[in-house]
RNA sequence: GUCGUGGUAGCUUAGAGGACAGAGCACCCACCUGGAUAGUGGGGGACCCGGGUUCGAUUCCCGGCUGCGACA
Numbered sequence: 001g002u003c004g005u006g007g008u009a010g011c012u013u014a015g016a017g018g019a020c021a022g023a024g025c026a027c028c029c030a031c032c033u034g035g036a037u038a039g040u041g042g043g044g045g046a047c048c049c050g051g052g053u054u055c056g057a058u059u060c061c062c063g064g065c066u067g068c069g070a071c072a
Stems, first nucleotide, its partner, number of pairs: 001071007010025004018055001027043005048064005
């Protein structure tokens, strides 16, 4: 440099046009307990960036940035 593939919460990730974007771990609060890191209930927190298509984009298309892999 070329090609492929990925980028969603602090971490691991699901979702592939219409839901308030879901989950696990972590975090915070409450309960439980003699005490508790265990258990139960609840809460906050995310779509890499810019355009395009569309009534509507996290999802499709284009460009950029960046991780990984292959080739050179």